[in-house]
Context: one part of a larger RNA
């Protein structure tokens, strides 16, 4: 100087407390450990691995296993030699295919230097093989915590200290006062984006107050530039005003005004560093290793196994509920190998036909909610696993191993031990909708969107994490 203390002081954080809803029990989905296996490819492992890399494993992907092929190789490039083709199209044979064989048709350019292609040889190739403890880059975490430093000066033999301490204040090393310090940098804040209010400008595909036309009905049409909305530019909030407290910074208030207050709400933004943290399998790269194989092509299998254990979820155990019928109201967003409407067929998944939209133009009736009826507390009209049968769709192909539909079957489960998680407001809880990936989909995942919409916080003694000052130390 740090680090540590079941030392002290001060102060924060859904850290506790106060509340609401969950997990831990059940079934299933998914990830992991383990076991099994020819292989169940690899990585991630307290917090900071475990619906993680996976934003799509039937083939492909694929890195694993078995078997069958190739060896300048699936792709790129230099040199030498040789050939004029290589290749493309059609057909056939054998084969699981890759690959191989056969027949027919077609077939180089040139300024003559060569170009181009193929074959052979050779130098390069290729490797998801190893090392993240050789690395770059990127990322997680402490932590959006308020800290981490520098120049000069001063103090100390020196390591180093001071500044950065103290008082007050703040979300904040935020600011004020004080001061052997005076200043400054990286962080904080602000500048950026979204959202809430207003104005101006501009209006079609959006809108419809006024005028006219038209319909069974509808901005449907002429038109309009008011309104909504869209999107560009501005304005607005600063403790600015008032009162009280305070030296000041600032704090307080059912204060005024205001759409909004005292950081309005959300996002992006992550200091010096820590964990030899993670990644050589995204990529790059040093070293090492393989070279008729540790490269590469193909068929099939595996990554989906299952006595078990754990994590994350979905659905439930019901009556503020289940079933049937009726009536409403969103926003984000994507769409031409695509999205959708209408008509017809089918109980349905879906099929057929027509139409519309490269989209503010087409299409998008959301569900919970509300109203009526029913069930009457029961393993049930709860719950839907599992299984049987029949189908639909995608795709070369659904046996291993897809989703969906219909009929039947109806399991466990009656609210969950010790323990444990999230959340402070348009939040939790609850309800549906969209998107990426994608032929299809094992999505109950991820990322967004809107609808309905709470309870509680006395307080900081205690648990956890953190900041500042101080004290002890046999630790560095």
């Nucleotide at each position: 100087u740090g680090a540590c203390g079941g030392g002290g002081g001060c102060c924060c954080g859904c850290a506790c407390a106060a509340g609401c809803g969950g997990a831990g029990g059940a079934a299933c989905a998914u990830g992991u450990g383990g076991u099994u296996u020819a292989a169940u490819u690899c990585g991630a492992u307290g917090a900071u691995a475990c619906g993680c890399g996976a934003g799509g494993a039937a083939c492909c992907u694929u890195a694993c296993c078995c078997g069958g092929g190739c060896u300048u190789g699936a792709a790129a490039u230099g040199u030498g030699c040789a050939u004029g083709a290589c290749g493309g199209g059609a057909g056939g044979c054998a084969g699981a295919g890759a690959c191989g064989c056969c027949u027919c048709c077609u077939u180089c350019c040139u300024u003559c230097g060569g170009g181009c292609a193929u074959g052979c040889a050779u130098g390069u190739a290729g490797g998801u093989g190893c090392u993240g403890c050789a690395u770059g880059g990127u990322u997680g975490u402490c932590g959006u915590c308020a800290g981490c430093u520098c120049g000069u000066g001063c103090c100390g033999u020196g390591a180093g200290g001071u500044g950065u301490c103290g008082g007050c204040u703040c979300a904040a090393g935020u600011g004020c006062c004080a001061u052997a310090a005076c200043g400054a940098g990286c962080g904080c804040a602000a500048c950026c984006c979204c959202u809430u209010c207003c104005g101006c400008c501009g209006g079609u595909u959006a809108c419809c107050a006024u005028c006219g036309g038209g319909u069974g009905a509808u901005g449907c049409c002429g038109g309009g530039g008011a309104c909504u909305c869209c999107g560009g530019c501005g304005g607005c909030a600063c403790u600015g005003c008032c009162g009280c407290c305070g030296c000041a910074a600032g704090g307080c208030g059912u204060g005024a005004g205001g759409a909004a207050g005292g950081c309005g709400g959300g996002g992006a933004u992550g200091a010096c560093g820590u964990c030899a943290a993670a990644u050589c399998a995204g990529c790059a790269c040093g070293g090492c290793c393989c070279u008729u194989a540790c490269g590469u092509c193909c068929g099939g299998g595996g990554c989906c196994a299952c006595a078990c254990a754990c994590g994350u979820g979905u659905u439930a155990c019901a009556a503020u509920g289940g079933g049937g019928g009726g009536c409403a109201c969103a926003g984000c967003g994507a769409g031409c190998u695509g999205g959708a409407g209408c008509a017809g067929g089918g109980c349905g998944a879906c099929c057929u036909g027509c139409u519309u939209c490269g989209a503010a133009u087409c299409a998008u009736g959301a569900a919970a909610u509300c109203c009526c009826c029913u069930c009457c507390c029961a393993g049930u009209u709860c719950g839907g696993a599992c299984c049987g049968g029949a189908g639909u769709c995608u795709g070369c192909a659904a046996c291993c191993c897809g989703a969906c539909u219909c009929c039947g079957c109806g399991a466990a489960g009656c609210c969950g031990g010790a323990u444990u998680c999230g959340c402070u407001a348009g939040u939790a809880a609850u309800c549906g909708c969209g998107c990426a990936u994608c032929a299809g989909c094992c999505a109950u995942g991820g990322c967004g969107c809107g609808g309905u919409g709470a309870a509680u916080a006395c307080g900081u003694u205690c648990c956890c994490g953190g900041g500042c000052c101080u004290u002890g130390u046999a630790c560095a």

The part of an RNA shown here (small-subunit ribosomal RNA, 3' major domain) has 476 nucleotides and comes from an uncultured Bacteroidales bacterium. Its Rfam family is "Bacterial small subunit ribosomal RNA".